[in-house]
RNA sequence: AUCUUAUCAAGAGCAGGUGGAGGGACUGGCCCGAUGAAACCCGGCAACCGGCGUGUAACGCACGGUGCUAAUUCUUGCAGAGACGCAGGCUGGAUGUAGGCGGUUUUGUUGCGUUGUCUGACAGAUGAGAG
Numbered sequence: 001a002u003c004u005u006a007u008c009a010a011g012a013g014c015a016g017g018u019g020g021a022g023g024g025a026c027u028g029g030c031c032c033g034a035u036g037a038a039a040c041c042c043g044g045c046a047a048c049c050g051g052c053g054u055g056u057a058a059c060g061c062a063c064g065g066u067g068c069u070a071a072u073u074c075u076u077g078c079a080g081a082g083a084c085g086c087a088g089g090c091u092g093g094a095u096g097u098a099g100g101c102g103g104u105u106u107u108g109u110u111g112c113g114u115u116g117u118c119u120g121a122c123a124g125a126u127g128a129g130a131g
Stems, first nucleotide, its partner, number of pairs: 002130007013042001016041003022032003026077001028075002043069004048065003051061003073123001078120004082115006089109002092106004
């Protein structure tokens, strides 16, 4: 590298030190950055695994291994649904009429477009296990 599995709407210095131009995985967007990006150190958050306390457990600690520390995994990418808009056809009702057509309105339905609305997948990140 690969496979399996769990989690991914919360939390943590927009005021720390070194550093010096990039970064948010990728695509299309949209953002962050000399009022200092990445990286490293310190601080902090979490509680996945081990450990300890308790002890069936739940729960707690934060000692070790880790991870994270702007924006929902920032959003999107494939599918389905919803909502809104446009177009025309069919269908039923209402209005109106002596009756009917037309007009108006409304129900169901079709197509296209928009949508940071929802659901599932794909992809990604992290932990644990396998090999």
The RNA shown here (SAM riboswitch aptamer (S box leader)) has 131 nucleotides and comes from Paenibacillus durus. NCBI's taxonomy places the organism under Bacteria, Bacillati, Caryophanales, Paenibacillaceae, Paenibacillus. Of the family's consensus pairs, 94% are formed in the model.